RNA sequence: GUCUGAAAAUGGCAAACCAGCUGAAACGUUGGGACAAAGCUUCGGGUCUAAGGGCGCAGAGGUACGUAUGAUUGCCGGGUUGCGGAC
Numbered sequence: 001g002u003c004u005g006a007a008a009a010u011g012g013c014a015a016a017c018c019a020g021c022u023g024a025a026a027c028g029u030u031g032g033g034a035c036a037a038a039g040c041u042u043c044g045g046g047u048c049u050a051a052g053g054g055c056g057c058a059g060a061g062g063u064a065c066g067u068a069u070g071a072u073u074g075c076c077g078g079g080u081u082g083c084g085g086a087c
Base pairs, nucleotide, nucleotide: 001087002086017032018031019030020029021028035074038081039080040079041078043077044076045075046072047071048070052067054065056063057062
């Protein structure tokens, strides 16, 4: 690099849902459980949440709207790592 092994092998991983823990929330995590399909990484984009702060209304209490510094790698792309049959 090419073909194909492959209904692979050695191995690895765990959606929805339920329960516990944590968080403002989104989420995450642990155990059970299996939809999907290899790990790591928020670098770019998308999406989710809105504590804090901003601004307005109300006129104490509260609430509308905007906003990540929060989150998502099982949203997409990028970067990076490991295993693996044949020529």

Record summary
Predicted 3D model of an 87-nucleotide RNA (c-di-GMP-I riboswitch aptamer) from Paenalicyclobacillus ferrooxydans. Rfam family: c-di-GMP-I riboswitch aptamer. Its family is annotated with cyclic-di-GMP binding in the Gene Ontology. The sequence is in RNAcentral, with records from Rfam and Ribocentre. The coordinates come from a structure-prediction model, not an experiment, and the mean pLDDT is 79. The source organism's lineage runs through Bacteria, Bacilli, Caryophanales, Alicyclobacillaceae and Paenalicyclobacillus.